[in-house]
């Protein structure tokens, strides 16, 4: 410290995930030891048992129960009396029980944190200090003794003590009043001091040492109240409050206060968030985290609050009381039904919830607490110990040697390479563990140690007891085989898995950590993704539609003055732990001690006065007034006016109009349209008119009047910051809608009807109703936009234009202010763009926003008649949604320009009939591949067998073939029987080569490794090939240019077939392609002439035959020739283009050969190679038949024709290129004929094969024919081992469809098309394919709209597997959450009201009662109590509201969910430009109407 993930890349925005660290942890797998922590996070659910608060005999009565000692007795068991002393089981009295433990439910509050006050208070035990204790007096518990009860318990008498209780008495003094004096103090007041009058104490006990008692002052310690500041989320909680806010009085408390009461008064509280819902104990810390922040408060500390729920006192120094009363309510228990016990949210443990969280342990040794003079007793506080890898920490599981490397595994390119010095095996060592010995501090202070015979010490043995886990695609560290075959599965985000998976299993290896490892939960962190440090709103999510303005923020210049903020010193507090630093102790460490520092904060003293704030005073630049001027569709409101439509009324006039791509509905002879006059009437103002004017914005447009509201200029004077923003609030506010009332030509949702169409609830036509128009009232949206809130400074310029003003002066142009534009620097932006009209630099002060999607939806509130408007979620879901720009591709954009692409013409094709191929269908099998173009007379340039990859059936297995070893033979070939369709199989015979040998070598047999597979994958693939497309293109270097993709160059102007050329240019260059360089064909020259050639000479049998010749031809070989090189125009003077001459040939002469980067996962594993996987007496191999030719169909190439430019007979002719020895064959004979029987020649420029159309001549006469030949019959021929299936040819017969082919579709610009034959590969044998050859030999081409390919440039874009794309909605189906919803369930709550239990308080108190007071007493008083009644009051009951939840027939939409249905809305002018509001309508995307926007 950052990574992954949107895209064909880019860059920006933006979410989603990850690597860190934590934890009271929990699951999974795994485990050896310790130290030191820590442990029920849910049910503050409900508890058996236990035991957690007792103590004092030195406070009293009293007792002798157990031990002791004496003494008597005695049945020897014990009994009884004393003493000491002791107090057991109660009791009366102290003191404690209000601490300690425990929990977090409740509480948003002075509860808790700081920090302050109390002049408004307390305070037992302890400390100090001054006093003081005199003298009485009446109960009463235990206890008898009687009673009641089942039992807790009680109830009557009788008697009793005290440090228990009552009275009196001095009284330091101490409370109260009164009354005087000194002093303080922010206020109520407070303090001191005197002098009066009233009240007011006390206890004894004793071992005589002590302990105690009372009053008053002080101290400590602990509490009480009060206040400032701080403390969480909801505004879909905005108005709350009746003791509510203050007053006067009075109650009450220890003390203030409406805390309580009565009576006055009306007031208190809130946007600096009151009320109110929701969630929570606070902190000190504790976890991230650079910090700032963030999110927690469990252990340990401090506070708080609570004890089974609610409520009440009561006792006390303290309680409203965990292990105390009392009542109520739930529960649980006993119960004799009459009644009664009970509270584990103390320790342990149980049940129960849960993913989960310990023993019913020792022991008071030690710290601490309670009584107690004290011994001492109590103490689940506490020390300790067990349980649990729960956490942090330390340790071990051994060390050291030990192979070119065992065995096993796993890989392999078969060589080898890993696990690997790892183990074996040699040497040593013993930490923990484990035996056995010996043994602690912790106790200070005489005794006393739970832990514990532990810690630590010795000694023994023996490598002996002690490794798991996760992970390996990237991020991310660490890779291979094998299974699996979108299947099992994996997965944190991106993804992986459809037959070669480093991603799934598992295996071998690595790799990370380690008694641990992993997951899962939640938290900070990365996240600068709520941004205070430290973010942004033009187009990514964000400026409110727009002005006015309350509260708030914020605010010019100078002076003096205060001292809140603010700065400095100073004190005082931030407990302790904890942190961090230095030191120390347990062998380190964990943890623990000690010291400082740290606790950023508060609070008080004292100083200062820049600076913000306040107060005073001053000023003028900000703003404001006055004044003269100017432009203006500003804005109400009233009139007038012309064009132009529509309608009526006449007038001409007539067969039509009117609409449309082209029609139709419509109108029209009852006279339209057309035109001319004349009337009515509505709504809009052409031309100016403009990127011009005004307005805040919505908006505003004949002319004139009235009232008005802003603005610019110019010049002085005036007030004297009067100022900017502006949550709330309130106003305006296109269209469109609603409501009332008018008005209505034109337009025109909706509706109708005509047309398109597959429909066409659209686009187009014809009508056409609300609407549009005025008044009044509502509504408040919008692409209300510059998608840019106001304001003020500041930051280069150029032009344009609207207003006013100056200079100079009018030709102009100049300087300045305000306004509106475009163009640009610097700065900024992601980018595109913005740039004195900011999206720059900066202050200010509002509004916004924090992924898409659900959704501007539900709910709820507020506003509207309504429509609907504002405010606004979540629950589910996705990994993206998204800006800007690049390079493709594309578009029913556009621009330029090609090509037999149209088009101009010629022949066909599609029709028949055959042939072929292919699809289908058959079939044992029709073997297999090719799939628009660019499969389909294609692999096939030759399927009867064979081929042959298929089916049948018959064999062979080391194999039909290749190689190596072993063993064994014998040469193998061969020949011979036998059976067999053959292959095969069974069985006889019989021999080799080299070499001296020993062996070698071919070969057979057996046997081991292997062969062999036309079996799968052309989606692993090599190689070839198609095809865009002979299209003119594709790209580097290096420079520049851009954050980057990427551009530049290669774009532009000219010009070409041609990125082939010139010109320009941030380019300059160069490569692969074009083109030239090969090659054929045309013209000439040369050189060679045989088998060609034959002018001229001879000869000739007549044929270049024969001499000779090498000129011609021609043939092979080599050079020439063509370059726009000359002329003329043209063009920029260039490329280049037109013409023209010469010339065989012109403007690349014609034709091949050549195919750039790269596409299509194009094709081929069946040409060959080739990885993987299958197959192995078979998916190999041989044979023998059959198939590949099957046929109801359907296409794709072709042949033949369908006839007179033609058929058919005769007759005469003229080719090229080629092939020709198992061959081509002349010639002769045979046959009608295929072909046969001879038989020359030629391995060829030499012989052979060899035209046809076409010419002349004849017929045929338009006809299914003398056209056509299919099919079918019979008779030959040939090729071959063989012509059934299933070859070709000849002949004689038979004579089928078809008289020019529907929509549609192919080819071809010249020696082309058309037409004719001819050769050749393949090949026994077969050609209407194919590949070549020449004769004969046209027509059209105006052009480039338009089809269809392509180029180069630009635009658009949501496309990028790229238009065969993308993608919308409705409907169907399956899931999932979520509104509504008759209502229905429990919950929490506010009011009113009724009922009212303890329990305080008041009253009353005739009943009951010892203390004082009168009395001799009896009795009275006075006090006190039951008891009564009243306020108040928990639970509980009625009634009615709120909130918020759970279920709910059904109803909505919404999500999501390989391949369902209907359209085709949107993205390219998406085919009607698109959205936005709004309104109506439609099966559904939508579609029309008004207005807006321009993204």
């Nucleotide at each position: 410290a950052g990574a992954g993930u949107u895209c064909g890349a880019u860059c920006c925005u933006g979410g989603c995930u990850c690597a860190g660290g934590a934890c009271g942890a929990a699951c999974g797998c795994u485990g050896g030891c310790g130290g030191c922590g820590c442990g029920c996070c849910u049910a503050a659910c409900a508890c058996a048992u236990g035991c957690a608060a007792g103590u004092c005999g030195a406070g009293c009565g009293a007792u002798g129960a157990a031990g002791g000692c004496c003494u008597u007795c005695u049945u020897c068991g014990g009994a009884a009396g004393g003493c000491g002393c002791a107090u057991g089981a109660a009791g009366c009295g102290g003191c404690g029980a209000a601490c300690g433990g425990g929990c977090g439910a409740g509480u948003a509050a002075c509860g808790c944190g700081u920090g302050g006050g109390c002049a408004a208070c307390c305070u037992g035990c302890c400390c100090c200090c001054c006093u003081c204790a005199c003298g009485g007096g009446a109960a009463u518990a235990g206890c008898c003794g009687c009673g009641g009860g089942a039992a807790a318990c009680c109830g009557c008498g009788g008697g009793u003590a005290a440090u228990g209780c009552c009275g009196g008495a001095c009284g330091c003094c101490c409370c109260g009043g009164c009354g005087g004096g000194a002093g303080c103090g922010c206020a109520u007041g407070c303090c001191c001091c005197c002098g009066c009058c009233g009240g007011g104490a006390a206890a004894g006990c004793u071992c005589a040492g002590g302990c105690g008692g009372a009053g008053g002052g002080g101290g400590a310690u602990g509490g009480g109240c009060c206040c400032g500041c701080g403390u969480c989320c909801c505004a879909u909680c905005a108005g709350c409050c009746a003791g509510a806010c203050g007053g006067c009085g009075g109650g009450g408390u220890g003390a203030c206060g409406g805390c309580c009461c009565a009576c006055c008064g009306u007031g208190g509280c809130g946007a600096c968030a009151a009320c109110g819902g929701g969630u929570a104990g606070c902190c000190g810390g504790g976890c991230u985290g650079a910090g700032a922040g963030g999110c927690c408060g469990g252990a340990c500390g401090g506070c708080c609050g609570c004890a089974u729920u609610g409520g009440g006192a009561c006792u006390g120094a303290g309680a409203c009381a965990c292990g105390g009363c009392c009542c109520a309510g739930a529960c649980u228990c006993c119960u004799a039904c009459g009644g009664g016990a009970g509270g584990c949210a103390g320790c342990a443990g149980u049940g129960g919830g849960g993913a989960a969280u310990a023993u019913u342990g020792c022991g008071c040794a030690a710290u601490g607490g309670g009584g107690g003079c004290a011994a001492c007793c109590c103490u689940g506080a506490c020390g300790c110990a067990g349980c649990g890898a729960c956490g942090c920490c330390g340790c071990g599981u051994g060390c050291g040697g030990g192979a070119c490397g065992a065995a096993g595994g796993c890989c392999c390119c078969a060589g080898g390479g890993c696990c690997g010095u790892a183990a074996a095996c040699c040497g040593c060592u013993u930490u923990c563990g484990g035996c056995g010995g010996g043994g602690a501090c912790g106790a200070a202070g005489c005794a006393u140690g739970a832990c514990g015979g532990u810690a630590c010490c010795c000694g023994c043995a023996g490598a002996a007891g002690a490794a798991g886990c996760c992970c390996c695609g990237g991020c991310u560290a660490a890779c291979u085989a094998c299974g699996u075959g979108c299947c099992a599965g994996c997965a944190g985000c991106c993804g992986c898995g459809g037959u070669a998976a480093g991603a799934c299993g598992u295996a071998g290896g690595g790799g990370g950590c380690g008694a641990g490892c992993g997951u899962u939960g939640u938290c900070c962190g990365g996240a600068u993704u709520c941004a205070u440090u430290g973010g942004g709103c033009g187009u990514a999510a964000a400026g409110c539609g727009c002005g006015c303005g309350c509260a708030g923020g914020c605010g010019g210049c100078c002076c003096g003055g205060c001292a809140g903020g603010c700065c400095g010193g100073g004190g005082g507090u931030g407990a302790a732990a904890a942190c961090g630093c230095g030191g120390g102790g347990c062998u380190c460490a964990a943890c623990c001690c000690c010291g400082c520092g740290c606790c950023u904060g508060c609070c008080c003293c004292c100083g200062g006065a820049a600076c913000c704030g306040c107060c005073g005073g001053g000023c003028u630049c900000g703003g404001g007034u006055c004044c003269c001027g100017c432009a203006g569709g500003g804005g109400a409101c009233g009139g007038c006016g012309g064009a132009a439509c529509u309608c009526c009324c006449g007038g001409u006039g007539u067969a039509g109009c009117g609409g449309u791509g082209g029609a139709a509905u419509g109108c029209g002879c009852a006279g339209a349209u057309a035109u001319c006059g004349g009337g009515a009437g509505g709504a809009a103002c052409a031309c100016c008119g403009g990127c011009g004017g005004c307005g805040a914005a919505g908006g505003c447009g004949g002319c004139c009047g009235u009232c008005u509201g802003g603005g610019c200029g110019g010049a002085g004077a005036c007030c004297g910051a009067c100022g900017c923003u502006g949550a709330g609030g309130c106003g305006c506010g296109a269209g469109a809608g609603c409501c009332g009332g008018g008005g209505g030509a034109g337009c025109g949702a909706a509706c109708a009807g005509g047309a398109u169409u597959a429909g066409a609830u659209a686009c187009c036509c014809u009508g056409g109703u609300a609407g549009u128009c005025c008044c009044g009232g509502c509504c408040g949206u919008a692409a209300a936009c510059g998608a840019u809130g106001g304001g003020c400074g500041c930051u280069a310029g150029g032009u344009g234009u609207g207003g006013g003003g100056g200079a100079c002066u009018a030709c102009a142009u100049c300087c300045u202010c305000c306004g509106u534009g475009c163009c640009g620097c610097a700065g900024c932006c992601a980018a595109c763009g913005c740039a004195u009209u900011a999206a720059g630099c900066g202050c200010c002060c509002c509004g916004c926003c924090u992924g898409g999607g659900g959704a501007g939806u539900a709910c709820g509130g507020c506003c509207g008649c309504a429509a609907g408007g504002c405010u606004a979620a979540a629950a589910c879901u996705c990994a993206a949604a998204g800006g800007a720009a690049u390079u493709g591709a594309c578009g029913g954009g556009g621009g330029c320009c090609c090509g037999c692409a149209c088009a101009a013409g010629c022949a066909g094709c599609g029709g028949a009939g055959c042939a072929u191929g292919u699809g289908g269908c058959u079939u044992a099998a029709u073997u297999c591949g090719a799939a628009g173009c660019a499969a389909c007379g294609c692999g096939a340039a030759g399927a009867a067998c064979c081929u042959u990859a298929c089916c049948c059936g018959g064999g062979c297995u080391u194999g039909a073939c290749g190689u190596g070893c072993c063993g064994g033979g014998a040469a193998a070939u061969c020949c011979c029987c036998g059976g067999g369709a053959g292959a095969c199989c069974g069985g006889g015979g019989g021999u080799g080569c080299c070499g001296a040998g020993a062996g070698g070598c071919g070969c057979c047999c057996g046997g081991c490794g292997c062969a062999g597979g036309u079996g799968g994958u052309g989606c692993a693939u090599g190689g070839c090939c198609g095809u865009c497309g002979u299209c003119a293109g594709c790209u580097c270097g290096u420079g520049c240019c851009g954050u980057g993709a990427g551009g530049u160059g290669u774009u532009g102007g000219g010009u070409u077939a041609a990125g082939g050329c010139c010109c320009g240019c941030a380019a300059c260059g160069a490569g692969c392609g074009c083109a030239a360089c090969c090659c054929c064909c045309g013209c000439c020259c040369c050189g060679c002439g045989u088998u060609g050639c034959c002018a001229g000479c001879g000869g000739u049998u007549c044929g270049g035959c024969c001499g000779g010749g090498c000129a011609c031809c021609c043939g092979c070989g080599g050079g020439g020739g063509a370059c726009c090189g000359c002329c003329g125009g043209g063009g920029u003077c260039g490329a280049c283009c037109c013409g023209g001459a010469g010339g065989a040939g012109g403007g690349u002469g014609g034709g091949g050969a050549c195919g750039a980067c790269g596409u299509c996962a194009g094709g081929u594993c069946a040409u060959c190679a080739u990885g993987c996987c299958c197959c192995u007496c078979a998916c190999g191999c041989c044979c023998g038949g059959g198939g590949c030719c099957g046929c109801a169909c359907a296409c794709g190439u072709g042949c033949u024709a369908c006839a007179a430019u033609g058929g058919c007979c005769g007759g005469c002719a003229c080719a090229g290129a080629g092939g020709g020895u198992u061959g081509c064959c002349a010639c002769c004979c045979c046959g009608c004929g295929a072909g046969g029987g001879g038989g020359a020649g030629c391995g060829g420029a030499u012989c052979c094969c060899g035209a046809a159309a076409g010419c002349c001549g004849g017929c045929c006469c338009c006809a299914g024919u003398u056209c056509g030949g299919a099919c079918c019959g019979g008779g030959g021929g040939c090729u071959g081992c063989a012509a059934c299936c299933c070859g070709c040819c000849c002949c004689c017969g038979c004579g089928a469809a078809g008289c020019c082919g529907g929509a549609g579709u192919u080819g071809c610009u010249a020696g082309u098309a058309a037409u004719c034959g001819c050769g050749g590969a393949u090949c026994a044998g077969c050609a209407c394919g194919c590949c070549g050859c020449g004769g004969u030999g046209a027509a059209u081409g105006c052009g480039u709209u338009c089809c269809c390919g392509g180029g180069c440039c630009u635009u658009g874009u949501a496309c990028a597997c790229a238009c065969c794309g993308c993608c919308c909605g409705u409907c169907a189906c399956a899931c999932c959450a979520c509104c509504c919803g008759a209502g229905u369930c429990g919950u929490c709550u506010g009011c009113a009201c009724c009922c009212g239990a303890a329990g305080c308080c008041g009253c009353c108190g005739g009943c009951c009662g010892a203390a004082c007071c009168c009395g001799a007493g009896a009795g009275g008083g006075g006090c006190g109590g039951a008891g009564g009644c009243g306020u108040c009051g928990a639970a509980g009951g009625u009634g009615u509201g709120g909130g918020g939840g759970g279920c709910g027939a059904g109803g909505g939409g919404g999500g999501u969910g390989a391949a369902g249905u209907c359209g085709u809305a949107a993205c390219a002018a998406g085919g009607u430009a698109g959205c936005c509001g709004u309104a109506c309508c439609g099966g559904a995307a939508g579609g029309u109407g008004c207005g807006g926007c321009u993204g």
This is a predicted structure of a 1495-nucleotide RNA (small-subunit ribosomal RNA) from an Eggerthellaceae bacterium. The RNAcentral record of the sequence draws on SILVA. The coordinates come from a structure-prediction model, not an experiment, and the mean pLDDT is 87. It matches the Rfam family "Bacterial small subunit ribosomal RNA".